Molecule: c-di-GMP-I riboswitch aptamer
Organism: Gammaproteobacteria bacterium
RNA sequence: GUCUGAAAAGGGCAAAGCCACCGAAAGGUGGCGACGCAAAAUCACCGGUCUAAGAGGCUUCGGCCUUAUGACAGCGGGAUCGCCAGA
Numbered sequence: 001g002u003c004u005g006a007a008a009a010g011g012g013c014a015a016a017g018c019c020a021c022c023g024a025a026a027g028g029u030g031g032c033g034a035c036g037c038a039a040a041a042u043c044a045c046c047g048g049u050c051u052a053a054g055a056g057g058c059u060u061c062g063g064c065c066u067u068a069u070g071a072c073a074g075c076g077g078g079a080u081c082g083c084c085a086g087a
Stems, first nucleotide, its partner, number of pairs: 002087004012037002017032006035074001041080003045077003048072003054067005
């Protein structure tokens, strides 16, 4: 440096749900909580997914449609960095 993760050691993260706060929403942050995770660490570069405030369009004025400049890294790929053990 590359590959692998059966066992071990030290540990780490924390789904759903509940509470508080932020946000138009998706979602995020903190606390409680553990479904899981060897990258469930970091980055929206590619694909995908979610939302639609603003903008545009339509309207029977109820609303509807389109759109990311907003999100998701615990959807897949990629990039970067990295613990332990083995080869």